[in-house]
Context: one part of a larger RNA
RNA sequence: CGUCGAAAACUGAUGAGACCCAUCCUUAGUACGAGAGGACCAGGAUGGACAGACCUCUUGUGUACCAGUUGUCCUGCCAAGGGCAUCGCUGGGUAGCGAAGUCUGGUUCGGAUAAGCGCUGAAAGCAUCUAAGCGCGAAGUCGACUCAAAGAUUAGUUUUCAUUACGAGACCCCUAAGAGACUAUUAGGUUGAUAGGCCGUAGGUGUAAGUGCAGUAAUGCAUUUAGCCGAGCGGUACUAAUCGGUCCAG
Numbered sequence: 001c002g003u004c005g006a007a008a009a010c011u012g013a014u015g016a017g018a019c020c021c022a023u024c025c026u027u028a029g030u031a032c033g034a035g036a037g038g039a040c041c042a043g044g045a046u047g048g049a050c051a052g053a054c055c056u057c058u059u060g061u062g063u064a065c066c067a068g069u070u071g072u073c074c075u076g077c078c079a080a081g082g083g084c085a086u087c088g089c090u091g092g093g094u095a096g097c098g099a100a101g102u103c104u105g106g107u108u109c110g111g112a113u114a115a116g117c118g119c120u121g122a123a124a125g126c127a128u129c130u131a132a133g134c135g136c137g138a139a140g141u142c143g144a145c146u147c148a149a150a151g152a153u154u155a156g157u158u159u160u161c162a163u164u165a166c167g168a169g170a171c172c173c174c175u176a177a178g179a180g181a182c183u184a185u186u187a188g189g190u191u192g193a194u195a196g197g198c199c200g201u202a203g204g205u206g207u208a209a210g211u212g213c214a215g216u217a218a219u220g221c222a223u224u225u226a227g228c229c230g231a232g233c234g235g236u237a238c239u240a241a242u243c244g245g246u247c248c249a250g
C1' cells in the first nucleotide's frame, strides 16, 4: 500500500518439523536342526541419543539480599558505620534465566505402491502373476501428529457494530511487563490495582543495634526463631497514569 469502515472468532491452499534405535523378559530352549546352535508371529519392560515444555525436587548463576572477615582511609575519639582493594576475600541465597533436574513425544491407523508373492486368464485347446481384469506387499510415498499460514492479488468464511458525522473503531500521550534492540505485542489509564510507595505474607540470611549480667580482658549469655531484606504472592488510591488532541467509511 492492497484486500468493502471496523472488532472478534475461524477455514486451510501451501510450507516447515517430527516420524530414530537398542537391550532384556515371556512365548521357548519351542518350531527348525544329527549336533552346535536357535527363531518368525505375538505380548510386556527398560534404556540411549534426539526434540519440546517447565522450575516442584536436585544443582548452577544470582556484581542492587543477609552474614563473617583482612588491610587502609574517613565520619573528632569509643562504639557503630561508610569508601577502596576482582563483587576485596569467604559462607549462604529469593525471583528470573538455565541443565546435569522434572514431565512429555516418536505409537497406532488408513490410501496408493517397489522388489517380491498370488487369483482368474488367453494369445499358444496345455501351461503361464499379464496381454484385458483382480489381490497382498516396505523404516520408503501420500495422509494421519505438531507448528506457521488468506499478499492463497483466486486477497476466503462467520458473528457483531457503524454508515451523512450526536460517528463504530483506532491512534497520539501516559503507567507498565506474561513482551522487548527500536518498533511491535500484551496489561492498564480514576467507572482505575498498571507501576512506585505503604501494609501483610512467602522466602533468604542467621540472632542486629542499644542496654543489662558474667569475666582483668578477649569474649560469652539474656533481651532475640532477632535485626535486615531485589525481583514472589495478597491487599491498599498515598504518588504517577491529568486535561486533552488526531484520524476514520457514501
Base pairs, nucleotide, nucleotide: 001151005161006160007159008158009157010156014148015147016146017145020048021047022046023045024044025043026042032037050105051104052103053102054101058099059098060097061096065092066091067090068089069088070085071084072083073082074081075080109143110142111141116136117135118134119133169247170246171245172244173189174188175187176186177185194240195239196238197236198235199234200233201232203229204228205227210223211222212221213220214219